[in-house]
RNA sequence: UUAUAAAGAAGGAUGAAGAGACCGGGCUCAGCGAAGUCCUGGCAACCUGCCCCACAGGUAAGGUGCCAAUACCCGGUUCCGGUAAACAUUCCGGAAGAUGAUAA
Numbered sequence: 001u002u003a004u005a006a007a008g009a010a011g012g013a014u015g016a017a018g019a020g021a022c023c024g025g026g027c028u029c030a031g032c033g034a035a036g037u038c039c040u041g042g043c044a045a046c047c048u049g050c051c052c053c054a055c056a057g058g059u060a061a062g063g064u065g066c067c068a069a070u071a072c073c074c075g076g077u078u079c080c081g082g083u084a085a086a087c088a089u090u091c092c093g094g095a096a097g098a099u100g101a102u103a104a
Stems, first nucleotide, its partner, number of pairs: 001104004010040005018029003022076005041067003046063003049059003071099001077096006
C1' cells in the first nucleotide's frame, strides 16, 4: 500500500488472577482455573505447491493465521442533515475515516 472480518474450528499439560488491543462507557468470560507457554487436534483458504489447456473451481502437502460473543457492543476524528442571523456546546440520524488484527 492493497485485501479481508455477522461463517467456521477445542481437548490436555503447565500456570495462578486476571482476560476480551488502547482510552471512556457497557456487557461478557474466568478458582467448575483467566492470560501466557507447550503438546495434540481442528477451522479457514491469503501466499506457494498439486489437479485443471487456462479461467472458474477443487485439494490441503508447505508458509502464515485463527479456534466465546459482529474487530463482543457503543463512542474516540472529520463531514453532512435535523438547525433557525451568527458563533459555541449538547443531542439524534447518516456518511467517510482513524485505530487495532491477519494476509500478501
Predicted 3D model of a 104-nucleotide RNA (SAM riboswitch aptamer (S box leader)) from a Bacteroidota bacterium. The organism belongs to Bacteroidota, within Bacteria.